[in-house]
A computed fold for a 1487-nucleotide RNA from a Minisyncoccota bacterium, annotated as small-subunit ribosomal RNA. Its mean pLDDT, the model's own confidence on a scale to 100, is 82. The sequence was found in a public genome assembly.

RNA sequence: UUAUUGAGAGUUUGAUCCUGGCUCAGGAUGAACGCUGGCGGUGUGGAUAAGGCAUGCAAGUCGAACGGGUUUAGACCCGUGGCAAACGGGCUAGUAACACGUAGGAAUCUACCGGGAAGUCAUGGAUACGCUGGAGAAAUCCAGUACAAUACAUGAUGUGCUCUAUGGAGUAAAGAUUUAUCGCUUCCUGAGGAGCCUGCGUCCUAUCAGCUUGUUGGUGAGGUAAUAGCUCACCAAGGCUAUGACGGGUAGGGGGUGUGAGAGCAUGGCCCCCAGCAUUGGAACUGAGACACUGUCCAAACUCCUACGGGAGGCUGCAGUCGAGAAUAUUCCACAAUGGGCGAAAGCCUGAUGGAGCGACACCGCGUGCAUGAUGACGGCCUUAGGGUUGUAAAGUGCUAAAAAUGGGAUCAAUGUACUGAGCGUACCAUUUGAAAAGAGGUUACUAACUCUGUGCCAGCAGUAGCGGUAAUACAGAGACCUCAAGCGUUAUCCGGAUUUAUUGGGCGUAAAGCGUGUGUAGGUGGGUGUGUUAGUCGUGGGUCAAAUCUCCGAGCUCAACUCGGAAACUGCUUACGAAACGGCAUACCUAGAAGAUGUGAGAGAUGACUGGAACUCAUGGUGUAGUAGUGAAAUGCGUUGAUAUCAUGGGGAACACCAAAGGCGAAGGCAGGUCAUUGGCACAUUCUUGACACUGAGACACGAAAGCGUGGGUAGCGAAUGGGAUUAGAUACCCCAGUAGUCCACGCCGUAAACGAUGCAUACUCGGCAUAUGGAGUAUCGACCCUCUGUGUGUCCAAGCUAACGCGUUAAGUAUGCCGCCUGGGAAGUACGAGCGCAAGCUUAAAACUCAAAGGAAUAGACGGGGAUCCGCACAAGUGGUGGAGCAUGUGGUUUAAUUCGACACUAAGCGAGAAACCUCACCAGGGCUAGAAACUUGGCUGCAAGCUCUAGAGAUAGAGCCGCUUUCGAAGGUGCCAAGCAGGUGCUGCAUGGUUGUCGUCAGCUCGUGCCGUAAGGUGUUCCCUUAAGUGGGGAAACGAGCGCAACCCUUGUCGUGUGUUAGAUAUGUCACACGAGACUGCCCAGCCUUUUGUCUGCAAGUAAUACUUGUGCACAGAAGGCUGGGAGGAAGGCGAGGAUGACGUCAAAUCAGCAUGGCCCUUGACGCCCUGGGCGACACACGUGCUACAAUGGCUAGGAUAAAGGGUUGCCAAACCGCGAGGUGGAGCUAAUCCCAAAAACCUGGUCUCAGUUCGGAUUGGAGUCUGCAACUCGACUCCAUGAAGUCGGAAUCACUAGUAAUCGUGAAUCAAAAUGUCACGGUGAAUACGUUCUCGGAUCUUGUACUCACCGCCCGUCACGUCAAGAGAGCUAAUAACACCCGAAGGUCCUGUUUUAAACCGGGAACAACGGUGGGAUUGGUGAUAGGGACGAAGUCGUAACAAGGCAUCCGUAGCGGAAGCUGUGGAUGGAUCACCUCCUUU
Repeated sequence: UUAUUGAGAGUUUGAUCCUGGCUCAGGAUGAACGCUGGCGGUGUGGAUAAGGCAUGCAAGUCGAACGGGUUUAGACCCGUGGCAAACGGGCUAGUAACACGUAGGAAUCUACCGGGAAGUCAUGGAUACGCUGGAGAAAUCCAGUACAAUACAUGAUGUGCUCUAUGGAGUAAAGAUUUAUCGCUUCCUGAGGAGCCUGCGUCCUAUCAGCUUGUUGGUGAGGUAAUAGCUCACCAAGGCUAUGACGGGUAGGGGGUGUGAGAGCAUGGCCCCCAGCAUUGGAACUGAGACACUGUCCAAACUCCUACGGGAGGCUGCAGUCGAGAAUAUUCCACAAUGGGCGAAAGCCUGAUGGAGCGACACCGCGUGCAUGAUGACGGCCUUAGGGUUGUAAAGUGCUAAAAAUGGGAUCAAUGUACUGAGCGUACCAUUUGAAAAGAGGUUACUAACUCUGUGCCAGCAGUAGCGGUAAUACAGAGACCUCAAGCGUUAUCCGGAUUUAUUGGGCGUAAAGCGUGUGUAGGUGGGUGUGUUAGUCGUGGGUCAAAUCUCCGAGCUCAACUCGGAAACUGCUUACGAAACGGCAUACCUAGAAGAUGUGAGAGAUGACUGGAACUCAUGGUGUAGUAGUGAAAUGCGUUGAUAUCAUGGGGAACACCAAAGGCGAAGGCAGGUCAUUGGCACAUUCUUGACACUGAGACACGAAAGCGUGGGUAGCGAAUGGGAUUAGAUACCCCAGUAGUCCACGCCGUAAACGAUGCAUACUCGGCAUAUGGAGUAUCGACCCUCUGUGUGUCCAAGCUAACGCGUUAAGUAUGCCGCCUGGGAAGUACGAGCGCAAGCUUAAAACUCAAAGGAAUAGACGGGGAUCCGCACAAGUGGUGGAGCAUGUGGUUUAAUUCGACACUAAGCGAGAAACCUCACCAGGGCUAGAAACUUGGCUGCAAGCUCUAGAGAUAGAGCCGCUUUCGAAGGUGCCAAGCAGGUGCUGCAUGGUUGUCGUCAGCUCGUGCCGUAAGGUGUUCCCUUAAGUGGGGAAACGAGCGCAACCCUUGUCGUGUGUUAGAUAUGUCACACGAGACUGCCCAGCCUUUUGUCUGCAAGUAAUACUUGUGCACAGAAGGCUGGGAGGAAGGCGAGGAUGACGUCAAAUCAGCAUGGCCCUUGACGCCCUGGGCGACACACGUGCUACAAUGGCUAGGAUAAAGGGUUGCCAAACCGCGAGGUGGAGCUAAUCCCAAAAACCUGGUCUCAGUUCGGAUUGGAGUCUGCAACUCGACUCCAUGAAGUCGGAAUCACUAGUAAUCGUGAAUCAAAAUGUCACGGUGAAUACGUUCUCGGAUCUUGUACUCACCGCCCGUCACGUCAAGAGAGCUAAUAACACCCGAAGGUCCUGUUUUAAACCGGGAACAACGGUGGGAUUGGUGAUAGGGACGAAGUCGUAACAAGGCAUCCGUAGCGGAAGCUGUGGAUGGAUCACCUCCUUU
């Protein structure tokens, strides 16, 4: 400077980042299948059964080599002979090889063709066809006889050629003809062709590790065109292999093709080159060339013919046929062109080839129209009902291609003069007519494109994620839309995306991945300087890399596909020359790596021997008496035959307290009382020696905890298994009592661990602080300690950097280099099979089928924990009174019923909806009725008809009759009734489609946002921390600063006071009272205590210092100040939020309600799921539960008298006085629209009397009788009164509820609803307590923190056996098939060798030998198929048993090993932390 050049997405999670697989979007195909299909050009088309083939054709030609025959002229036929038939065409079975590709080589041959040299003389005997005869079904064969040649043979010559003992010997020919010429023989040479050899390249497998006897080499001989163990004899014992021999599997190779940014990966169809094959196997002959596709011989299988004696055949040539298959074409035309064979030539032959036909199989091109056309038509679809969309789209009008017809009409035909065209009357041109030809797939995301209807986890879809359980853009249909288009989709396969095998271009602490550790072989890599050299490396030139293909430029078909020309390229190999930096090799030196030497030093380094004390246990003896031991609590056990306890003596085995540590040593495992002996390694100092001697390390070798195994010892304690006792639903466990192997020693195996720093070894570099172990030096000192500096180790915290994050951080997980090991989704599985090792247990190596779309790492927010810390609540505790027992009331469940309408179900349903079911309510049941409807709106038509009253029928609704009969403009205008149409109506369904409302956590203190900051991100910070509060209340600090919803306050009631007004209070004055407005309390005042901060004084300690001075730091005490909190006090009506109410954050529970109301969708609408009515039901009753009332009595009942409230209500009403009734009540009617009148009497209480502890003068249920009131109506089914009756019940089991002060308890009063009907509900006042030490425990809640495998969030997740079903793979007594070898037998054809008869000699004919295909037998090997059975694995709907793991998962978990057990598992032993919690020690950071 130029050119070329790379896209991602979905899916693991509540969310995030990472790792990692799966899937998709692209391109391609000799394709196939589905739907569809107008034309043309160019290509392409049996990939499967190298399975079998009917029929036709595919190799002949030459009379100018020869003989004969036929014939009218051409000419034809048979045979001999020559050349060709070894090409062309097909296919890919075999082959892992010099087969192919590429680059080279030497020991060769070559017909036809080109060039050159020399020759072509003489002679002979046969034979085919033919003729005669014979055999046979045929194919074919045999005998006799005649004759020719460019057929065959002999002699001569010898340019040459071959051999040689260098004398010599051997060796050829063919003619035809008219004359040119064409031939023939020998030799040399060329070209093209062929054979041979070599380097390099060329698939998978080591679960194939050793292979080989002609094997490796030599000598000689044979053999070939030629080299060679190519073959044979003899000799030697070699040759190949971890750079993969040998074996097994698969496969024709290349140019190229597809894809890819490229590197690569995959592939080898058409075309070209090479190889191999021709039904299968073997063999040779002829020939220049073959061991020969359409030649020969033999064997085998198959097919056909046959007169059964014997014969014939080979489509992997072109067509065609059967078969198998998802699947692949015409039994076509022509030699006109190109090419091939023969021929002198004409010519003949040519399924090579040129063409046509069939197939959307592929690529390319064209068309299905263009212009105009709005009332934006009809129809379809949607709709918010207005409209929108299909859509200028159609219709309509005009025009022109394609096509058809008609008429013309090529190139291809040639340096080849003439003749000659299969394709073809084709391409193309002109004229005329003139619009008839679109589908497929998709529309949830990836991925461009959306609505309606149907369906209802069904039917179905799906590449992945996933969709479908009544509002599906995901199924099916429709409409609309999107993409491509004569195609469009699907399936299969390849590349890509996939950096997901990573050379370009990945990783290994925790995701998969560092060998348990070392020594060391091969290999790989390697310090500094100089010189030489150059196989690596670099440069320049030559050769080659066939053509086609690809790329670029240009050209020809109207364009393109296609074809042609040119250039470039083909990244490779080879060769010549050059360079010498790097690397290699050689050589000379150096000392920084490494090793050695000398001197010191520390140490649980190793091995062996000896030895010590404490503890334990046993034995013996003494003392001593009833327990001891053990546990959560117990029991088994031990003990009166004397235990436990204690003393003494003795025995025994194992382990080593304190020191001790964060410490030391070792390669790791590991190593601990002391002493001695032997011994390995390390560090420092000196810088003395060698002079790169180094690093790593596949295989190999050695070591290697615990458990386990073998042999022999030993055995105190502990202790798998086992026995017993507990626990438990069970308890093969955890706990307890015993206890065997084992643990210990010696020798020998085993070879594994969470063998871990989950971190390979070595070297170098890159800020620091602190601690510690052990060396050295320096200052100082008499000498040390201390201090400073410097090595080597061991730790910890950080910078930069790295990392997905966590974290690592000079002991790297940073920056680099060298070498080794290992990984590639999860499961199946560290398993099966095979192999090696082991006594065994087992270890090492190590898959696949099948299955899933995840599995996983780190971190985040929650939730949870039988984790932790802090705090709160009538949560517990302390108290008071209840419930649970009785009777009744009421609600619920259940049961019953024609119906017992419906809803509500832990807390948060159950005196709840319902603040009031006799009818009504009412939704339920039975029966009787109505149907545009009981009520509404609109439209059209008809109707002078309503309403009201009376009577009749009926259970009533209703029906009928009569009476009465509106406004009016006389129009059916309003109203009414009837008919018709839109519609009404529904307490029918869905609260899991919704609105609104409500409950609960909870009146708990929380829930968030903006900006900023931190983090890759989810997210964090703020909101955490300290103190405080009822409070996220307030203060301080702080990468936060602010704000919002909540808290508090504002609102209402109440307590004190003031002011004002005063009706209905009061006789009045007045103001107890009512109303209104204000004041008052707050962080104010005083005292004490505690905490924090700060100032001063005094003093202790430490450091500096000569110092007691002084300074600094730190601590105790005292005093003062400030702030916060707690307690008390004064004042005050009220004191620390004064009391109560209203007020309920973000959200949770798919919480409740479609039956309050509203509402989407669905459903019913003439014997209705609508509407009206009568009666019934909601009131039932073996039972269970909830909430209450009344009681069980003397703190009481009854009785007489007496005192004192508040707050309400009242005209459809409250109702006084008075009178009647025992009473409920009745009569009555004053007053009151209410501070006026009424309900209205308050009750507990007080005083007096009586009852005297009883089932009672308690208690009042139940029942009988008689009544009152309300109401249309009290039977089902009201309340109340009187008389009578007088049940259970004597204080209530387990359990459980409410309440902290004017509260509980107790006593009455009122109101709502309401005709009547409360023990319920809501409100009101009267009397009026006890207790709270406190936060250990129960329940609930809040904050912080920790663990997590949970996120539907612990009512979570999840493991294993068993049972059932399905699937794949392995084992398996065996059975069976195939393959390749080996040994032996048999031994065709064939050539070679030996040989017989014969011959002059051969040949033919015959015999023999070795070789030798097929075949047979045998024992093994390998690979398949199948197999009773047993075992494991995977997957399946909600099966069974347990609960192993995740939280301290309720016994921390896991690893190795051993034993045991239905199962998860348990236990022993050693190890890891990938264990929570608490405490201590040490260290670090900050002050």